[in-house]
RNA sequence: CAUGGUAAGUAGCCGCUGCUUGCUUUUAAGUAGGUAGAGGAAAGUCGAGACACGCACACUGCUGCGUUUUUACGCAGUAGCGUAAAACGGUGCCCGGCGUAAGCCGGGGCGGGGCGACCCGACGACAGCGAAAAAUGCCCUAUGGGUAUCUAGUAGCUUUAAAGUGCCACAGAAACUAGGUCUUCUGGUAACAGGGGAAUGGAACUGGUAAACUCCACCAGCGUGCAACCCAAAUAGGCAGCCUUGAGCUGCGGGUAGGGGCACCUCCUUUGGAGGAGGAGAAACAAUGGUUUCUCUUAGAUAGAUGGCUACUCACGACAGAAUCUCGCUUACAGCC
Numbered sequence: 001c002a003u004g005g006u007a008a009g010u011a012g013c014c015g016c017u018g019c020u021u022g023c024u025u026u027u028a029a030g031u032a033g034g035u036a037g038a039g040g041a042a043a044g045u046c047g048a049g050a051c052a053c054g055c056a057c058a059c060u061g062c063u064g065c066g067u068u069u070u071u072a073c074g075c076a077g078u079a080g081c082g083u084a085a086a087a088c089g090g091u092g093c094c095c096g097g098c099g100u101a102a103g104c105c106g107g108g109g110c111g112g113g114g115c116g117a118c119c120c121g122a123c124g125a126c127a128g129c130g131a132a133a134a135a136u137g138c139c140c141u142a143u144g145g146g147u148a149u150c151u152a153g154u155a156g157c158u159u160u161a162a163a164g165u166g167c168c169a170c171a172g173a174a175a176c177u178a179g180g181u182c183u184u185c186u187g188g189u190a191a192c193a194g195g196g197g198a199a200u201g202g203a204a205c206u207g208g209u210a211a212a213c214u215c216c217a218c219c220a221g222c223g224u225g226c227a228a229c230c231c232a233a234a235u236a237g238g239c240a241g242c243c244u245u246g247a248g249c250u251g252c253g254g255g256u257a258g259g260g261g262c263a264c265c266u267c268c269u270u271u272g273g274a275g276g277a278g279g280a281g282a283a284a285c286a287a288u289g290g291u292u293u294c295u296c297u298u299a300g301a302u303a304g305a306u307g308g309c310u311a312c313u314c315a316c317g318a319c320a321g322a323a324u325c326u327c328g329c330u331u332a333c334a335g336c337c
Base pairs, nucleotide, nucleotide: 004337005336006335008313009312010311011310012309013308014307016037017036018035019034020033021032022031023030024029039319043330044329046328047327048326049325050324051225052224053223054222055221056083057082059080060079061078062077063076064075065074066073067072089219090218091217092216093108094107095106096105097104098103109123110121111120112119113118124215125214127158128157129156135149136148137147138146139145140144164213165212166209167208168207181198182197183196184195185194186193187192229260230259231258238252239251240250241249242248243246264276265275266274267273268272277298278297279296280295281294282293283292284291285290
C1' cells in the first nucleotide's frame, strides 16, 4: 500500500421512549414493577423486487360526435389487457467472464495524482482539404500584366457510425483565420506574408467547451415515491335546497385535527383466528444440565426516544443515527487480527 474479519464488553446508579400488569385518578395524566429499544455501513439514493399512483402507445369492448349511398373511416371519453413498435428515457475506451440491473473480476490502451508500492477517471463525436468573378491596395515594360488583401475558412470536396448550430464573464489588442498590442528573425522593390518570444488568461492560428443544444451506435415502455396512496370528527367558511327567517335544518364538495399505510415470521381470513422462531421472567418436574406450562415482549418515531456517570476488562478508538419493506452495489472508517 491492497484485500477480508471485527467495530467495544460486563456490572451498578440516575434518566428517555414503546408495550404490558397493578395502584391513584372525573377525563387527561401520574406512580411501582416487568420487558424491548439505532448500523456494518443506519450513509449515497446507484440498481432490482414488492406496494401505490400517474404518463405514453398498440389491440379489444362500450358511449358520444363528425364524414359517407353503403361497407367503413376519423376524433374524444371510459374500461380491460399488455409492452411488438413509437415517443419519452437510458448507456458510452477495447477484449473476455459473471450478473435482470447497478456493477464486479481479469487483461490491455489513453489522460491525471503520488517519491513509491499504488490510486482516480461523466474515457463515443467539436475531423481534414479548400476556391473563383467583382471590389480595393502595391509594383511594372502601363487602356494591359503581375502580385497582396477582402470575398472566406464561405461555396464546395474528402474521411467518419457520428463532427451541424452555439458559447468562452473579467483580464487582454483579440476567444479562433482575431479591430493581431509590443519585440525580433526570414522572404519581398513594395503592399504584405510566415516563424520565435513577451504580456493577459483556465484556454491564444492543431485553443477550450457536448455535466452546451445536438449527432452517432446500442439497449429498452417510462416516471414519481410512504411527503406514495387511503379514510376523516367538531368548529368555521363555500355552493344548493327547504320553511318555522333563525348563531335554523338537510345534502354536496374542499380543507384540517386525527387515524391507517406501519412493523418478529408463515398461513387462513376479517376487522379476527391458528401455528411457529428469538429474548426475559415465574412455577413445577427432574438433575448438573434439560423438559413442560404460564406471563410479557420483538424500534416504529415523525414536537422525531435508546442518554449520562462510576468501576473493571481492554485494542477501546474511528466512520457515524433507523423513518415503507427486502435484496444487492458503491463510498467513509481509528485500533486490533

The RNA shown here (Bacterial RNase P class B) has 337 nucleotides and comes from a Clostridiales bacterium.
Its Rfam family is "Bacterial RNase P class B". Rfam's curators write: Ribonuclease P (RNase P) is a ubiquitous endoribonuclease, found in archaea, bacteria and eukarya as well as chloroplasts and mitochondria. Its best characterised activity is the generation of mature 5'-ends of tRNAs by cleaving the 5'-leader elements of precursor-tRNAs. Cellular RNase Ps are ribonucleoproteins. RNA from bacterial RNase Ps retains its catalytic activity in the absence of the protein subunit, i.e. it is a ribozyme. Isolated eukaryotic and archaeal RNase P RNA has not been shown to retain its catalytic function, but is still essential for the catalytic activity of the holoenzyme. Although the archaeal and eukaryotic holoenzyme s have a much greater protein content than the bacterial ones, the RNA cores from all the three lineages are homologous -- helices corresponding to P1, P2, P3, P4, and P10/11 are common to all cellular RNase P RNAs. Yet, there is considerable sequence variation, particularly among the eukaryotic RNAs. For this family Rfam cites "The Ribonuclease P Database" (Brown, Nucleic Acids Res, 1999).
The coordinates come from a structure-prediction model, not an experiment, and the mean pLDDT is 75.